Model confidence (mean pLDDT): 88 of 100. The part of an RNA shown here (large-subunit ribosomal RNA, domain VI) has 250 nucleotides and comes from Schmidtea mediterranea. The organism belongs to Schmidtea, within Eukaryota.
Context: one part of a larger RNA
RNA sequence: CGCAAGGAGAUUGAGAAGACAUGACCUUAGUACGAGAGGACCGGGUCGUACAUACCUCUGGUGUAUCAGUUGUGCCGACAGGUGCAGUGCUGAGUAGCUACGUAUGGAAAGGAUAAACGCUGAAAGCAUCUAAGCGUGAAACCUGCUUCAAGAUGAGUCUCCUCUUAAGGGCCGUAGAAGACUACUACGUUGAUAGGCUAUAGGUGUAAAGGUAGUAAUACCAAAGCUGAGUAGUACUAAUUGCCCGUGA
Numbered sequence: 001c002g003c004a005a006g007g008a009g010a011u012u013g014a015g016a017a018g019a020c021a022u023g024a025c026c027u028u029a030g031u032a033c034g035a036g037a038g039g040a041c042c043g044g045g046u047c048g049u050a051c052a053u054a055c056c057u058c059u060g061g062u063g064u065a066u067c068a069g070u071u072g073u074g075c076c077g078a079c080a081g082g083u084g085c086a087g088u089g090c091u092g093a094g095u096a097g098c099u100a101c102g103u104a105u106g107g108a109a110a111g112g113a114u115a116a117a118c119g120c121u122g123a124a125a126g127c128a129u130c131u132a133a134g135c136g137u138g139a140a141a142c143c144u145g146c147u148u149c150a151a152g153a154u155g156a157g158u159c160u161c162c163u164c165u166u167a168a169g170g171g172c173c174g175u176a177g178a179a180g181a182c183u184a185c186u187a188c189g190u191u192g193a194u195a196g197g198c199u200a201u202a203g204g205u206g207u208a209a210a211g212g213u214a215g216u217a218a219u220a221c222c223a224a225a226g227c228u229g230a231g232u233a234g235u236a237c238u239a240a241u242u243g244c245c246c247g248u249g250a
Base pairs, nucleotide, nucleotide: 001152005163006162007161008160009159010158011157015149016148017147018146021049022048023047024046025045026044027043033038051106052105053104054103055102059100060099061098062097066093067092068091069090070089071086072085073084074083075082076081110144111143112142117137118136119135120134169246170245171244172243173189174188175187176186177185194239195238196237197235198234199233200232201231203228204227205226211222212221213220214219
């Protein structure tokens, strides 16, 4: 821009893309078959491998948010307590997020029409013949079935509602996000929990400082402490103010 008024929401599916793998074991059954050796079809069940998709409850990884221990050195006048630098100084843990080595699920079943093949009926050709007319069975292949996209499908579809005019609606702007290169998308903008802060807390770390008590002291206890808390809940304290623009019927 189109879809012959404009708009919001919800949809159908022409068409397109993806997926389609495979093994072992148990049972049927040591049965059918076979002199024996051996040893099934068909059917039922269990567990895998590789691959794919999703997720983070569990098991792990990371985790330069976080907590603790500790070395050297500088600084805060000294002690105590802190802090800077040394690859995050080094080391031990670790929430969220992101992840695989973790968890869950999947390939199907079923239907249609068939290939090779196997048949029924059956002439030409009094017989025979699956074929010539007619009718069946039949494969991971084909068409559906499963997942995703999809009306620029110009063949531009359908449904519900709104607006009859500076309308309905949209955008700018702001607060943000399990959304993201930018854009877009999604939530919210005081008729408000969108983010920050604050309060509480799941979780992390592992018992802070100061003081007291015990001990000659190291140290222990008061203390599940203190710090943190990307998660959860509550709370308008802060910031989402005021406003502007587009949009008006061939």